RNA sequence: GGGCCGCUAGCUCAAUGGUAGAGCAGCUGACUCUUAAUCAGCGGGUUGGAGGUUCGAGUCCUCCGCGGCUCACCA
Numbered sequence: 001g002g003g004c005c006g007c008u009a010g011c012u013c014a015a016u017g018g019u020a021g022a023g024c025a026g027c028u029g030a031c032u033c034u035u036a037a038u039c040a041g042c043g044g045g046u047u048g049g050a051g052g053u054u055c056g057a058g059u060c061c062u063c064c065g066c067g068g069c070u071c072a073c074c075a
Stems, first nucleotide, its partner, number of pairs: 001071007010024004018055001026042005048064005
């Protein structure tokens, strides 16, 4: 340098082009078996960035950034 994959809540991950969600973590309350407790509720998002297509984009297209795998080059 080329190819491919990935980037979404604090973490791990979902989401046919049609209301952005779950588990864990956090907070509040209840409960009693004291621990990885359990139960109920609540809050939490520039979907990596910038453009484009579209009535509508996390999703499709272009460019850029970061990470991974792989190939080539160098040695």
The RNA shown here (transfer RNA) has 75 nucleotides and comes from a Candidatus Acidiferrales bacterium. The organism belongs to Candidatus Acidiferrales, within Bacteria. Its Rfam family is "tRNA". By type it is a transfer RNA. The prediction has a mean pLDDT of 80. The sequence was found in a public genome assembly.